The RNA shown here (transfer RNA) has 77 nucleotides and comes from an Acidobacteriota bacterium.
């Protein structure tokens, strides 16, 4: 350089062939329980869906470009 895969909450990920109000587990916060803590139970906060364009009535989901990560491969030394 080329090819493929990936980029969604603090972390690990789900999201089927575009359309219900973007979700789960862990973590975090509050309360209950407890002598305290842990565990457990109840509730809650938390997201520019990598960035910028495009298509569409409608895009996390499709298309293009870029950025970043991983894997394979080619070239130079």
């Nucleotide at each position: 350089g080329c090819a493929g895969c990936c980029g969604u909450a603090g972390c690990u990920c789900a999201g089927c062939u575009g359309g219900c109000a973007a979700g789960a587990g862990c973590g975090c916060c509050u309360g209950a329980c407890u002598g305290u803590g842990g565990a457990u139970c109840a509730g809650g906060a938390g997201g520019u869906c990598c960035u910028g364009g495009g298509u569409u009535c409608a895009a996390a989901u499709c298309c293009c470009a870029g950025c970043g990560g991983c894997u394979g491969u080619a070239c130079c030394a």

The sequence was found in a public genome assembly.
Lineage of the source: Bacteria > Pseudomonadati > Acidobacteriota.
Its mean pLDDT, the model's own confidence on a scale to 100, is 81.
It matches the Rfam family "tRNA". Rfam links the family to the GO term triplet codon-amino acid adaptor activity. From the family's description: Transfer RNA (tRNA) molecules are approximately 80 nucleotides in length.